Small-subunit ribosomal RNA from an uncultured organism, 1525 nucleotides, folded computationally. Its Rfam family is "Bacterial small subunit ribosomal RNA". Its family is annotated with structural constituent of ribosome and ribosome in the Gene Ontology.
RNA sequence: CUGGCUCAGAACGAACGCUGGCAGCGUGGAUUAGGCAUGCAAGUCGAACGAGAACAUGCAGGUUCAAGCCUUCGGGCAAGAACCUGUGUGGGAGAGUGGCGAACGGGUGAGUAACACGUGGGUAAUCUACCAUCGAGUUGGGGAUAACUCGCCGAAAGGCGGGCUAAUACCGAAUGUGGUCGUGUCACGCAUGUGACACUGUCUAAAGGCGGGGAACCUUAGGGUCCUGUCGCUUGAUGAUGAGCCUGCGGCCUAUCAGCUUGUUGGUGAGGUAAUGGCUCACCAAGGCAUACGGGUAGCUGGUCUGAGAGGAUGGUCAGCCACACUGGGACUGAGACACUGCCCAGACUCCUACGGGAGGCUGCAGUCGAGAAUCAUUCACAAUGCGCGAAAGCGUGAUGAUGCGACGCUGCGUGGAGGAUGAAGGCCUUCGGGCCGUAAACUCCUGUCAUUCGGGAACAAUCCCGACAGCACUAAUAGUGCUGCCGGGUGAUGGUACCGAAAGAGGAAGUCACGGCUAACUCUGUGCCAGCAGCCGCGGUGAUACAGAGGUGGCUAGCGUUGUUCGGAUUCACUGGGCUUAAAGGAUGCGUAGGCGGUAGUGCAUGUCAGAUGUGAAAUCUCACUGCUCAACGGUGAGCGUGCGUUUGAAACUGCAUUACUAGAGUGCGGGGGAGGAGAGCGGAAUUCUUGGUGUAGCGGUGAAAUGCGUAGAUAUCAAGAAGAACACCGAUGGCGAAGGCAGCUCUCUAUCCCGCUACUGACGCUGAGGCAUGAAAGCUGGGGGAGCGAACAGGAUUAGAUACCCUGGUAGUCCCAGCCGUAAACGGUGUACACUAGGUGUGGGAGGAAUUGACCCCUCUCGCGCCGCAGCUAACGCGUUAAGUGUACCGCCUGGGGAGUACGGCCGCAAGGCUAAAACUCAAAGAAAUUGACGGGGGCCCGCACAAGCGGAGGAGCAUGUGGCUUAAUUCGAUGCAACGCGAAGAACCUUACCAGGGCUUGACAUGCCCGUCGUAUCCUUCUGAAAGGAAGGAGUCAGUUCGGCUGGACGGUGCACAGGUGCUGCAUGGCUGUCGUCAGUUCGUGCCGUGAGGUGUUGGGUUAAGUCCCGCAACGGACGCAACCCCUAUGUUUAGUUGCCCCCAUCGGUGAUGAGCCGGUGAGCACUCUAGACAGACUGCCCAUGUUAAGUGGGAGGAAGGUGGGGAUGACGUCAAGUCAGUAUGGCCCUUAUGCCCUGGGCUGCACACGUGCUACAAUGGUCGGUACAACGGGAAGCAAUACCGCGAGGUGGAGCAAAUCCCUGAAAACCGCCCUCAGUACGGAUUGGGGUCUGCAAUUCGACCUCAUGAAGUUGGAUUCGCUAGUAAUGGCGCAUCAGCAACGGCGCCGUGAAUACGUUCCCGGGCCUUGUACACACCGCCCGUCACGUCAUGAGAGCCGUUUGCACCAGAAGUCGCCGAUCCAAUCCCUCACGGGAAGGAAGGCGCCGAAGGUGUGAGUGGCGACUGGGACGAAGUCG
Repeated sequence: CUGGCUCAGAACGAACGCUGGCAGCGUGGAUUAGGCAUGCAAGUCGAACGAGAACAUGCAGGUUCAAGCCUUCGGGCAAGAACCUGUGUGGGAGAGUGGCGAACGGGUGAGUAACACGUGGGUAAUCUACCAUCGAGUUGGGGAUAACUCGCCGAAAGGCGGGCUAAUACCGAAUGUGGUCGUGUCACGCAUGUGACACUGUCUAAAGGCGGGGAACCUUAGGGUCCUGUCGCUUGAUGAUGAGCCUGCGGCCUAUCAGCUUGUUGGUGAGGUAAUGGCUCACCAAGGCAUACGGGUAGCUGGUCUGAGAGGAUGGUCAGCCACACUGGGACUGAGACACUGCCCAGACUCCUACGGGAGGCUGCAGUCGAGAAUCAUUCACAAUGCGCGAAAGCGUGAUGAUGCGACGCUGCGUGGAGGAUGAAGGCCUUCGGGCCGUAAACUCCUGUCAUUCGGGAACAAUCCCGACAGCACUAAUAGUGCUGCCGGGUGAUGGUACCGAAAGAGGAAGUCACGGCUAACUCUGUGCCAGCAGCCGCGGUGAUACAGAGGUGGCUAGCGUUGUUCGGAUUCACUGGGCUUAAAGGAUGCGUAGGCGGUAGUGCAUGUCAGAUGUGAAAUCUCACUGCUCAACGGUGAGCGUGCGUUUGAAACUGCAUUACUAGAGUGCGGGGGAGGAGAGCGGAAUUCUUGGUGUAGCGGUGAAAUGCGUAGAUAUCAAGAAGAACACCGAUGGCGAAGGCAGCUCUCUAUCCCGCUACUGACGCUGAGGCAUGAAAGCUGGGGGAGCGAACAGGAUUAGAUACCCUGGUAGUCCCAGCCGUAAACGGUGUACACUAGGUGUGGGAGGAAUUGACCCCUCUCGCGCCGCAGCUAACGCGUUAAGUGUACCGCCUGGGGAGUACGGCCGCAAGGCUAAAACUCAAAGAAAUUGACGGGGGCCCGCACAAGCGGAGGAGCAUGUGGCUUAAUUCGAUGCAACGCGAAGAACCUUACCAGGGCUUGACAUGCCCGUCGUAUCCUUCUGAAAGGAAGGAGUCAGUUCGGCUGGACGGUGCACAGGUGCUGCAUGGCUGUCGUCAGUUCGUGCCGUGAGGUGUUGGGUUAAGUCCCGCAACGGACGCAACCCCUAUGUUUAGUUGCCCCCAUCGGUGAUGAGCCGGUGAGCACUCUAGACAGACUGCCCAUGUUAAGUGGGAGGAAGGUGGGGAUGACGUCAAGUCAGUAUGGCCCUUAUGCCCUGGGCUGCACACGUGCUACAAUGGUCGGUACAACGGGAAGCAAUACCGCGAGGUGGAGCAAAUCCCUGAAAACCGCCCUCAGUACGGAUUGGGGUCUGCAAUUCGACCUCAUGAAGUUGGAUUCGCUAGUAAUGGCGCAUCAGCAACGGCGCCGUGAAUACGUUCCCGGGCCUUGUACACACCGCCCGUCACGUCAUGAGAGCCGUUUGCACCAGAAGUCGCCGAUCCAAUCCCUCACGGGAAGGAAGGCGCCGAAGGUGUGAGUGGCGACUGGGACGAAGUCG
């Protein structure tokens, strides 16, 4: 940089978890269009009609009573009461006839991809009940039928028959304003046509109800005629409303659905409809459509959510349209239905049944079951709004208005306010000081919202209804009716609700999520890759801000989180607004169809385009303004918006269309030119192989080395002749040609393109190009030839762990030719084609021109190709750059994370191999590009180092010492583990040390501090007992200081208890400090500047040079720092200063020896010359000379010098690496133990031994060994020490003690070396292990377990395999000496000192390590990296699969319900007509019934699509540390 994944926002008919105070407004079965108990959801009109129950009442009769009166007391009369019957009146239930309504309202979204919806039109192709306006009419008759009654059948539902009756029910007739049809005339239009007018033409209506009135008339005396009002009825016109039909445009996915269609497309005629139309039928023609046809999904819209917008998603509530009403089919009625609560049929299901038959349809409101993550009351009222009916009152209304339930959503309010610091208690944290919760609480003073209690108390209600009055209209009318005004009265489900007031009291009212980053908010405890978290990245393996809890903090708040879904972020499908050299992406190449795009000038038209006007774009929603509920949510009014479509009027630049011209694009012609362009035929030489012949002999060939192979039957080699096939050296190139693939010997024939010049001709004829067609390397396939060389497969030989490879020897297909397939490549410039424009420089191939020349070349200009460099510009960078990857235009192709997969299935092509087209499930959080810094490379270049080489000496073999591993053990304490652990920590393990083990003991402790108590006859010392000791127990001795005289103070000690001590217990992967290592390698960085988008680069690279990033030169760098070097110490030379304990040249003197000499030795004095000691200086700097080198840095040589090019050695270790080492040296966080993991003691262990390794010592001998003699050091150490002379002992050592706190004394005799004797090559006179004996020393103590001496013993070993180590000069090698630790010693180790004292380095190819530059990279815990495939195991999804099961659907056939239509209709029928006096008969018309066409469910057969299961099987993905390479 590309690119995906993920998050932060908003929203929701949501659900789930935790929590839950109040109110308002909304909203609530999204799943099973699954099944439903119960109640309700469509009635109304008596002012259309007949009849009429209950009840009330009049009259009559009857029955039973009966106040009262009369009485002959037997009884009589009797108002009145109750009941019954009959009848009349009122009344009006329930049902019926009839009218209107029931087609609205309400529900749901199954179906539907359609004129279903939206939008704009058309209807000259239509209908419209009720309603409004206008006109005309409403005459006169008839016959029935429910109800009712009687009878019958049935369980029921229900049905049949006889009889009576009414109408605004039904049927004729009259009239005809009109209307229909026909004819004619006129006008108009948009094709069919439409409108107006005329006609003696044809056909065609009706119903009454309810009020009022009085002049006249009639009357059954009720009233009627009549007049009048009103509601109806009929006919016609117009309107309004609603509906039907047609149509342009718009809105899903799929081509792995490419062809579909026979009433199909059209015509003529007919039928049908309100109406057009194949809507239906007969006949004729053969058309019609094509993102059709098929499949999947889906009600559409206004809107809603999101978004900056463009868009994307969605269609719940509200509103418009559509569709549906158990499933399928059908019609009837009607203005309207093919009808949610109508009918018929079929089917499924449920219920009733007397088994014969019947009934039903909540996707209306409630409610119930089921399924589900999930969605409410079987409430109140018709008061309002609306609807139906009615003249009206009114009735009905699960529409609607209300209430209830649910935090489901939006909005508002509250859970208190102010003060209050000893910053209380408590909790948490802590560096223990304190901090936070926190003014928070308590406490004081207030307030009173909401909730609670008490009281008051609305609006929605009036244009409605009733009544009175007034006015107006109709009218003859002061009846009546209607309208208007005013007055009075009535009507409220919600509801005693909203609201208002009062009372009391802070009282009743806060949660939830997060706190690693994104992302606001941090600590403690627990846990220990467990438990768990997680949206992505990722947390958790003992210090978890990531888990869990707590405290604190942050966010939101009656809610908060989670989950799901949509849009956003995502410019991540890019119209706005992306890309394709290398990131995903240019088709293999061309030709070309459709399509897209298209040069210059003019004219016309007006399709696109632009402008104005106008219609529509429903309301609601949204935005703005104003406004009503206390605010808000919510609502009202107005405006805007609605980006669209239609009509109309204009404009004509651009586009388009038509037309006329042009020549700059394109093409033709003429004259030249080059070329491995293509096809065919012929010819040629070199080479290879083979054959024949000659010469010739033992090998050839091949390789890293070999072998297989060939060869004495004569190879290879060589000569000659011949044969065959394939390819064409040199020229040859960074060159040429071609569309690409590709094309190379030469000649001929045929053929195509291109370039240059001329500018005659055509006149836009052009560009691109989906499909299509053609060409298309190699390999491969089919058939036929050919076959020299090469050469898959195969065989053999090698290599190797293996080697189905690389190498070698052979060798078949193939490679070649002809014919035909295949159709792919890293078919690449990884870059589609065409055109235009935009600095140059340089080379090369073809052509032309200019100048010049005798003619050329060179040179200049133009042009077409092929290359390089490069400005601007572009690019993520790399890079591209007139041959663009720049700037633009046109067209095509392609891409959208990695894997699965260019795969599966399907289709097409192919003989096959296979090709083209081309997914999904699942899985990951990346995959990728370019560049950067490192690291790495069996990459390159340069350079260095005892790195190799050249040498010297070792190790590895032996014995021993020592360390480690392992084994063992009660313990063998712990650590160190490639280099860089292993003679390391340990510069000293018998006890101690000691940390380990066994046993015995102690518990404020062996040690520190504080508090408390006691004692000061303290502390301390001594003795005894016990014990292995530690320890325990007991006895005795032992009298501090000060003093204010107080057991006051100080000090010391002891004791008990509390705090605490203690821990070599763990973590070096929590740390400090220190150390090792790369490496004494030459590197590592910074500031500023510059370059780069950036990481980063430059500087630090380059040319030289050096030990060195040392120095010089150059340079976009200039400077600085840490390293290098130098400064420091030792050493090598000299000068000077100073001479004791050092020295002794000269001098003096003493002693010894000698000869009383010379001389020598030792001492003293004197002295400081020398040596030496230790201070200060000097000296060395490439300073000088020559040469070389860029004149530089430097290098080579030389002089001088003690020393020469950092003289030698040391100290000194950059940035960093290795989680290197150390918690056991000390320090230290955290964790752990606390009568023990602490402390003390005794004994043991750390020393243990089948074994393996490291480091050393001693040897194996003669450059040696033994013995004897003789010489020369330096560094050091010494008081609980070093110790001389002397004596004893073979010796270790002992006795003894002079001297010395040291240039004085001692350790201290150095040893190799040198001189001499012996040994003479042997397991020895080498070697000394081991073992036995005897000793010495240290120490409390040498048994485990010390060193040394001595005598005896005398092992292995005769120079060491593979391999490996050190060293470049005073070095290696070799010889001894000293010191630390230390009682002694394991020391043969370590650290130093001096003596003797070499060899070799040609050189940098190789091994190892390192430095610089460069290159590749898929590595970055960095090659001990990364990573591929098979196999084995587990899980998951998927393909194929014999088949099995479902679902959808096509076609053919069978059968055919209901029903429309058609035909018949012998049976039946009141109205009209005809005949008849009448009865009756006939006609018309109708009904039952029958037949026919169509026709649902159903059945049979056969296809297609799609889904599930499926033994076995294929690959894929993912999994822990498996296996093989």